């Protein structure tokens, strides 16, 4: 001490969450022992049964046993009376029950805590001290007796005692009353001495020790009153109060006091939070936390409060009494129906609640109570035990060795490796714990009884004896035997710990973030690991972490937050000197701060927990002395703060009047004649009734151009023609007056833009709403055209704004620079200093940054406002202001994990700027119309195999679908299989011929029959058996490879240094230039890589080299002719090496780099022309059907053989081409010139026959030798503009050829038919030079060919390009941005569907509290008491107040509820497109209207 989460990724705000500790704890799995400790937190519910308060016979009259003893009856036994011990006790009296024990309902209060008081008090028992105690008298319980009642219990009559109860007598340091003297103190008093009057006492028992009784005084113990501090939350509770505040008399009390009653005053309390409501017992203390704090008050101590729920006195020293009474109300039980009984919140239990908390135990042994002379009773207070892992705490569950690194498991790259793992078997040791067996404690002191001493008949002391619930426990010890003892959470990151299988957004998991859609380290399960451990793990609270409420220790310019602004009272702060005080502050010191707890140090249980003893501490309160620098009070002084006085300027500062002039727009007249006037383009409207224009003149209203600014004045809204008056201000200068008068400012007061509002005016412009025309898919909008409220004045309201510097007022300090208003002062007239104001730009130092920076967001210091995640919501509800519209105060359930601020890097933009591409333009040709060819798409079929789908699919895989191809579809077959291998075994040669069956395949019969080698054996071939098969099944989104496309665009990037908290940036930006990130120049960058371009290939020139198959000038020979032949390398060609182009040359611009110039020279010039060559990367792009390949899927089938059959279907839709539509043509005759390729199952010369395809012969060539071959062209003739001598579909017939086979389904020939179609619509493509066009020619695949198609040759050969405004597409630079899945982005409201919580709400149900009136119990008191009583009193009766009951109105809370608002949330509803880019009309605020919805538009304001 920190972590995770907002983003494509930074910083920074801010939540929201995790690690920790803690607990009277619940509940999951698990469970061996022991100490200590704790144990209804709910239901102050309701209670069965049993205990929890008695004791005394040394108070007292009786009974009853028992013993002895007398007597009387009787022989006796016995049975009556008496008396004496003894023993229990029903009753009376005494004393206790007011203590101990429970439990927090109520109480926000002197109820609790500290500190202080009582000169205003009480105190039984117990201590001291003094004095006393004589004398009498009536009754009653008990008992006997009658009586009533179911019972509880009550009555009447009789007899009695006493420490019950009365009288009297005595008595004073007591009480009252009236005084006197004296001391003291705090007002009232208090104490001392004294006088005189009047009033109240008492019990006796007795064992003779004693214990006890009165009365007075003091003491201790306990209580009582008062009183300062101190003690929760709401202000959406602001006013409360009638004994209320105080006096005076009276009552009342143990005592003061409105306690409590007459009577007087009219006071008291209260933002320093009263009343009201809500919640709670407080404290010492516990948890936490570095500490200030924060949160809680179980246990243990101390107050309080209560006792079934209200009220009430009674006895008593003490109560308004937990186990006492009365009354009254709920409840429950009992009953004979009249009437009774009862109060576990003692201790144990029961029942219900609830997620939860125990035994209806033992003992008075110890400690402590009551009584008692004591013996001792009593005591659920206490000790102990029993239950519960509830919690601290200690122990255990072995140690040591041991590798074949065993066997199972489980993973893997699998002959083998890794792990579990020294773990395990084994081997040696140990014995706490356990079970058994022995021994066995302290706690016990006093107290009884006996006995001795010593004083003395009881007291001390010593001795003996005696008493343990717990408990045969604690402990010791023995003896066995490794024996009796591990789980439980987690493993994606935070967070320690990783793999397989299974699931397939399913199950399910989650504290956040987030995992799951066929390769899940996240769900389940195994391994395995990691972490506590007899526990672990969840779930609840409570502190931390959170500096997230900030004293300590936090902000407010964009992230939440400065009030719109001023004035000012309380309040908070305050200037410089002396002086005196001692409240604040500081220091000593006494008194308090119970005890335990905390903490230190020592002891005691083996050790700890725990417990004990002692010392610190208890930061706190009261007293007192004493200092006196600050602060504060008192008093004095002073001038720097603040304010007065004078002077001269300043300025759209206010309010009031009066004045101009433009412009507009209406009237009037005139001039004039078709329009005007509006828009992207139009059309509503106006105008032949004269308009729009022109000019003259009247009216009206609102508004001040230019001057005019980064200008000025104002407190802030805000303020603009000129002029006066009236008022108000700040600077600046003088330094003359006062003498801290300052500053801030809740509450309050006052100002306060536009919109609207109210009454009365005015009304020109402008214009919401409103027509109405366009626009559009609609257009409740933008845009025209008109137009009403309003916009103006006057007086009232309204108080809101992006009311903005998104910056609260005041003071003070802390480098520089340049402007500029207004005043001073100086001067060299240029400035220059200086105060106050207003810009801009900057250092230091702030900032998350952007940025701010003497006009702070810098450093201090005062006071005030205001903030604490985003949404709900500035809403609700309440209150409070307003006519109204709405302001102002201001939440909550409910949800999310974010919302946000700045910066950055792409990307995009209907932002901008520069550039480039056949992009457009300029041409020149084509497709779209028509027929066919051919692919696709739809349809259809059994099947029409599969894939390609914007560019980047559709003449693409397929460069050859009659069978085969084939992947499809029907049927028929086979299963180790169609092929191939390799091991074994058995049998034959291969093989070939001829049959059945059958569409074939395949079954299935005959005949014939081995090779080689001497032989083993080999070869082959059929079968059989094992082993590796086999998939054009899925998945291109699991992949290799390959490919298309942006793009052949000119970009992408490192390295090291620098900037910057980073993300990043700079380099690669800028000024030129290129085709280019090409190069140059500048520069915090210097350098490299990939990519451009050079190398590489063809093609344009020339050289040299070599001539055969090529070629022939020159010389021969030869033919009708022909390089056919000698020969020959010139020449052409071939096909080798070389040269040849670099802006080198020259001019001009230019630093350069280039770049201009039809330059010159060259064959060719500015990358000559084409090819190959395709940077980082994007588009989950294509292909699992070319191969390969991971996974999954079939296996008598989804393999595989055959036959047919389909891919060739055909109402349509569309791409891509061929013929064409004709005269730049068409037929018909003639005639010329290429290149590049091909040929042995092949091309074929030639030559016969056929009209022909072509057949039948020959011959050359495996080819620079020999064959396959031009066609536009030219030359001549012919058609003459027509659906034709264009055009050739279609169809008939009749041939060839190729193949086992041409029906579905070739292709070619001839004849015959001759269809559409006369230049193609929207809208569209190619192309810039040997290119378009336009002409044929080979070649691959191939038997054959559906080729027009691909690929490649040559032949002939054009037109245009001003330019870069527009359309696409691109590169660079800047900006905007709410996008990063990146604009095919994000996103905003209405409806609709679902779930969820809340507000209004006619009403229904409740609650608590007050207030008026009735009633009023038992009870105190107060009156009376004709009865009772000797008398004190007492029954009765009455009066007052009261619990409790009832009626009334209202008010407050709280649950409900037809209906009803709005809001949240929920993968794919339906309408628009409001915002983000100039978001397509710039957004936003405030206000008014108006419109399905977003939202439009009007007025003002603000730039974000």
């Nucleotide at each position: 001490a920190g972590a995770g989460u907002u983003u494509g990724a930074u910083c920074c705000u801010g939540g929201c969450u995790c690690a920790g500790g803690a607990u009277g704890a619940a509940c999951g799995c698990u469970a061996g022992c022991g100490g200590c400790a704790g144990g209804c937190u709910u239901a102050a519910u309701a209670c069965a049964u049993g205990c929890a308060a008695g004791u005394u016979g040394a108070a007292c009259g009786g009974a009853a046993u028992u013993a002895u003893u007398u007597u009387u009856a009787g022989c006796a036994a016995u049975a009556g009376a008496g008396a004496u011990a003894a023993u229990u006790u029903a009753g009376u009296g005494g004393c206790g029950c007011a203590c101990g024990g429970g439990u927090g309902c109520g109480u926000a209060a002197c109820a609790c805590g500290u500190a202080u008081g009582c000169a205003a008090c009480c105190u039984a028992c117990c201590c001291u001290u003094a004095a006393c105690a004589g004398g009498a008298a009536c009754a009653u319980a008990a008992c006997a007796u009658g009586a009533a009642g179911a019972a509880a219990u009550u009555c009447g009559u009789g007899c009695u005692a006493a420490u019950a109860u009365u009288c009297c007598a005595u008595a004073g340091u007591a009480u009252u009353u009236a005084g006197a003297u004296u001391u003291g103190g705090c007002a009232u008093c208090a104490g001392a001495u004294u006088u005189a009057a009047a009033u109240u006492a008492a019990a006796g028992u007795u064992a003779c020790g004693a214990c006890g009784g009165u009365u007075a005084a003091g003491g201790a113990u306990g209580g009582g009153c008062a009183u300062g501090c101190g003690u929760c939350c709401c202000a959406u509770u602001a006013g409360c109060u009638a004994g209320u505040u105080g006096g005076u008399a009276g009552g009342g009390u143990a005592a003061u006091g409105g306690c409590u009653u007459a009577c007087c005053a009219a006071g008291g309390c209260g933002a320093c939070g009263a009343u009201g409501g809500g919640u709670a017992g407080g404290g010492g203390u516990u948890c936490u936390g570095a500490g200030a704090g924060g949160a809680a008050g179980g246990u243990c101590c101390c107050c309080c409060a209560c006792a079934c729920u209200g009220g009430u006195a009674c006895u008593g020293a003490g109560a308004c009494a937990c186990g006492g009474a009365c009354c009254a109300g709920a409840c429950u039980c009992c009953u004979a129906c009249g009437g009774g009984a009862g109060g576990c919140a003692g201790c144990a239990g029961u029942a219900a609640g609830g997620a939860a908390u125990a035994u209806u135990g033992g003992u008075c042994a110890a400690u402590g109570g009551a009584c008692g002379c004591a013996a001792g009773u009593c005591u659920g207070a206490a000790c102990c035990a029993g239950c519960c892992a509830u919690g601290c705490c200690g122990c255990g569950u072995g140690c040591a060795g041991g590798a074949a690194g065993a066997c199972g498991g489980c993973c893997c790259u699998a002959u083998g490796g890794g792990u579990u793992g020294u773990a395990a078997a084994c081997u040696g040791c140990u014995u706490u714990u356990g079970a058994c067996g022995g021994g066995g404690a302290a706690a016990a002191a006093a107290g009884u009884u006996c006995g001795a001493u010593a004083c003395g008949u009881g007291u001390a002391u010593c001795g003996a004896u005696u008493u343990g619930c717990u408990a045969g426990u604690a402990c010791c010890u023995g003896u066995u035997g490794a024996a009796u003892a591990a789980g439980c959470a987690u493993c994606g990151g935070c967070u320690a710990a990783c793999u397989c299988c299974g699931u397939g957004c399913c199950a399910g998991c989650a504290g956040c973030c987030g995992c799951g859609g066929u390769a899940a380290u996240a769900c389940g399960g195994a391994g395995g690991a990691u972490g506590c451990a007899a526990g672990c793990g969840u779930u609840a609270u409570c502190c931390g972490g959170a500096u997230u409420u900030a004293u300590u220790g936090g902000g407010u310019u964009u992230a939440a937050a400065g009030g719109g602004u001023g004035c000012g009272c309380a309040g908070g702060c305050g200037g410089c000197g002396a002086a005196u005080u001692a409240a604040g502050u500081c220091a000593g010191u006494g008194g308090u701060g119970a005890a335990a707890u905390c903490u230190c140090a020592u002891a005691g249980c083996u050790u700890a927990a725990c417990u004990a003893u002692g010392g610190a501490a208890c930061u706190g309160c009261c007293a007192u002395u004493g200092a006196u620098a600050c602060u504060g009070g008192u008093u004095u002084g002073c001038u720097a703060g603040a304010g007065u006085a004078c002077a001269g300027a300043c300025g759209a500062c206010g309010u009031u009047g009066g004045c101009g002039g433009a412009a507009u727009g209406c009237g009037a007249c005139a001039u004039g004649u078709a329009g005007c006037g509006g828009u992207g383009a139009a059309a509503u409207g106006c105008u032949u009734a004269g308009a729009g224009a022109u000019g003259u003149c009247g009216c009206a209203g609102a508004a001040c151009a230019c001057c005019g600014a980064u200008u000025g004045c104002g407190a802030a809204g805000g303020c603009a023609g000129c002029u006066a008056a009236c008022g108000a201000g700040g600077a600046u200068g003088u330094u003359a007056c006062u003498g801290a008068c300052g500053c801030u400012c809740a509450u309050g007061c006052a100002c306060g833009a536009a919109a609207g509002c109210g009454u009365g005016g005015g009304g020109a412009u402008c214009a919401a709403a409103c027509a109405g025309g366009a626009u559009u898919a609609g257009a409740u909008a933008c845009c025209c055209u008109g137009g009403u409220a309003g916009u103006c004045c006057a007086c009232g309201c309204c108080c809101u704004a992006a009311a903005c510097g998104a910056u609260g007022a005041u003071c003070a300090c802390u480098c520089g620079u340049u402007g500029u208003u207004a005043g001073a002062c100086a001067u060299u007239u240029a400035u220059g200093u200086u105060u106050a104001g207003u810009g801009g730009c900057u250092a230091a130092g702030g900032g998350a940054a952007a940025c701010c920076g003497a006009u702070a967001a810098g450093u201090g210091a005062u006071c005030c406002a205001c903030c604490u995640g985003g949404g709900g919501a500035g809403u609700a509800c309440g209150a409070u202001c307003g006519c109204a519209a709405g302001g102002u105060u201001g939440a909550a359930a409910c949800u999310c994990a974010a919302a946000g601020g700045a910066a950055u890097u792409g990307a995009c933009g209907g932002g901008g700027g520069c550039c480039c591409g056949c992009a457009c333009a300029a041409g020149c040709g084509g497709a779209g119309g028509a027929g066919c060819a051919u692919g696709u798409g739809g349809u259809u079929u059994a099947a029409u195999u599969c894939g390609a789908u914007g560019a980047u699919a559709c003449g693409c895989g397929a460069g050859g679908a009659a069978c085969c191809u084939u992947a499809c579809c029907u049927g028929g077959g086979c299963u180790c299989g169609a092929a191939c291998g390799u091991g074994a075994g058995a049998g034959g040669a291969a093989u070939a011929u001829a049959g059945a069956g059958g569409a074939a395949a395949c079954u299935u019969u005959a005949u014939a029959g081995c090779u080689a080698g001497c032989a083993a054996u080999a070869g082959c071939c059929u079968u059989u058996u094992a082993c590796g098969a086999g998939g054009u099944g899925c998945u291109g989104c699991a992949u290799g490879g390959u490919u298309g496309u942006c793009g052949u665009c000119a970009g992408c990037u490192c390295g090291u240094g620098c900037c910057g908290u980073g993300a990043g940036g700079u380099g690669u930006c800028a000024g030129g230039u290129u085709a280019a990130g090409u190069c140059c120049u500048a520069u915090a960058a210097c350098g490299a890589g990939c990519g451009c371009a050079a190398c590489c290939c063809c093609u344009a020139c020339u050289u040299u080299u070599a001539g055969u198959u090529g070629c022939c000038a020159g010389c021969a020979u030869g033919u009708c002719a022909u390089g056919a032949u000698g020969g020959g390398g010139a020449c052409u060609c071939u096909a080798g090496a070389a040269g040849a182009a670099c802006u080198g040359c020259c001019g001009g611009c230019g630093c350069a780099a280039g770049c201009c110039g039809a330059g010159a020279g060259g064959a060719a010039g500015g990358u000559g022309g084409g090819g190959a060559u395709g940077a980082c990367g994007u588009c989950a792009a294509a292909u699992c059907a070319g191969c390969a390949c991971g996974g999954c899927c079939c296996u008598u089938a989804u393999g595989u053989c055959c036959a047919g059959g389909g891919c060739u279907a055909c109402a349509c839709a569309c791409g891509u081409g061929c013929u064409a539509c004709a005269a730049u043509g068409g037929u018909a005759g003639g005639u010329a010139c290429a290149g590049a390729g091909g040929g042995c199952a092949g091309c074929u010369a030639c030559c016969u026959g056929g009209u022909g395809a072509c057949a039948g012969g020959a011959u050359g060539c495996g080819a620079a030798u020999c064959u396959c071959g031009a066609a536009a062209g030219c030359c001549u003739a012919u058609c003459u503009c027509a659906g034709u001598u264009c055009g050739g579909a279609u169809u008939g017939g009749a041939g060839u050829c190729u193949g086992c086979a041409a029906c579905u389904c070739g292709a070619c020939u001839c004849u015959a038919u001759g269809a559409a179609g006369c230049u193609g619509g929207a809208a569209u493509c190619g192309c810039u030079a040997g290119u378009a066009a336009u002409c044929g020619c080979a070649g691959a695949u191939c038997a054959g060919c559906c080729a027009u198609g691909c690929u490649g040759c040559g032949g002939u050969g054009a037109a245009u390009a001003c330019g870069u405004u527009c359309c696409c597409g691109g590169g660079c630079c800047u900006u905007g941005u709410a996008c990063a899945c990146a604009c095919c982005g994000c996103c905003c409201g209405u409806c609709a569907a679902g779930c969820c919580a809340u507000g209004g709400a006619a009403g229904c149900u409740g609650g608590g509290g007050g207030u008026a009136c009735c009633u009023g119990a038992a009870g105190u008191c107060g009156g009376u008491g004709a009865c009772c009583g000797u008398a004190a009193g007492g029954a009765g009766c009455u009066g007052c107040c009261u619990a409790g009951g009832g009626u009334a109105a209202a008010a407050c809370u709280a649950g409900u509820a037809a209906c009803u608002g709005g809001g949240g949330c929920u993968a794919a509803g339906u309408c628009g497109u409001a915002a983000c880019a100039a978001g397509g009309u710039a957004g936003c605020c405030g206000u008014a209207c108006c419109g399905g919805a977003a939202g439009g538009u009007g007025c003002g304001g603000c730039u974000g």